Background
This is a predicted structure of a 105-nucleotide RNA (SAM riboswitch aptamer (S box leader)) from Clostridium acidisoli DSM 12555. The same sequence occurs in records of 2 taxa. RNAcentral holds the sequence, with entries from Rfam and Ribocentre. The coordinates come from a structure-prediction model, not an experiment, and the mean pLDDT is 84.
[in-house]
RNA sequence: GCCUUAUCAAGAGAAACUGAGGGACUGGCCUAAUGACGUUUCAGCAACCAUACUUAAAAAGUGAAGGUGCUAAUUCCAGCAGAACUGAGUUCUGGAAGAUAGGGG
Numbered sequence: 001g002c003c004u005u006a007u008c009a010a011g012a013g014a015a016a017c018u019g020a021g022g023g024a025c026u027g028g029c030c031u032a033a034u035g036a037c038g039u040u041u042c043a044g045c046a047a048c049c050a051u052a053c054u055u056a057a058a059a060a061g062u063g064a065a066g067g068u069g070c071u072a073a074u075u076c077c078a079g080c081a082g083a084a085c086u087g088a089g090u091u092c093u094g095g096a097a098g099a100u101a102g103g104g105g
């Protein structure tokens, strides 16, 4: 990198180093020298896997020191199709794309 399943409206940041972009892509709109992005350390959130307990079992729940993940904005919003209201935008539904986790080849 490919296939598949689940979730994506909640939650959770400080320090050190570095120094200009970052928010996947495109268009918007944000964010950033009052230091972003990244790396490291510590802390935290969550509970996908694993795990302990409750339970006859399942489901479910509680915990969580392991493996990941995450800690600006709903996946920041929209991209494709449709519906309602409408007077050209607003709202809603489904999808696509993406992210994360589990499984597979």
Stems, first nucleotide, its partner, number of pairs: 002104007013042005021031003025079004043071003048067002051063004075097001080094006